[in-house]
The prediction has a mean pLDDT of 83.
Transfer RNA from a Candidatus Shapirobacteria bacterium, 71 nucleotides, folded computationally.
RNA sequence: GGGCCCGUAGUCUAACGGUAGAACAUCGCUAUGGCAUAGCGAAAGCAGGGGUUCGAUUCCCCUCGGGUCCA
Numbered sequence: 001g002g003g004c005c006c007g008u009a010g011u012c013u014a015a016c017g018g019u020a021g022a023a024c025a026u027c028g029c030u031a032u033g034g035c036a037u038a039g040c041g042a043a044a045g046c047a048g049g050g051g052u053u054c055g056a057u058u059c060c061c062c063u064c065g066g067g068u069c070c071a
Stems, first nucleotide, its partner, number of pairs: 001070007010024002013021001018054001026042006047063005
């Protein structure tokens, strides 16, 4: 330098073009004399910029970042 794959909560991981779900972690409440554990609840996310579309996490292009193969 070229090809391919990937980028979603703090971490890991889903999501036919139509309100982004879950698990762990965090916070609160309940139960206990207290802790652990458990139950219930809450907060927290689509890498950036354009395009297509009534509507984009999803499709297309570019950039950035990561992985892999070739040179």
It matches the Rfam family "tRNA". Rfam describes the family as follows. Transfer RNA (tRNA) molecules are approximately 80 nucleotides in length. It was read from a public genome assembly.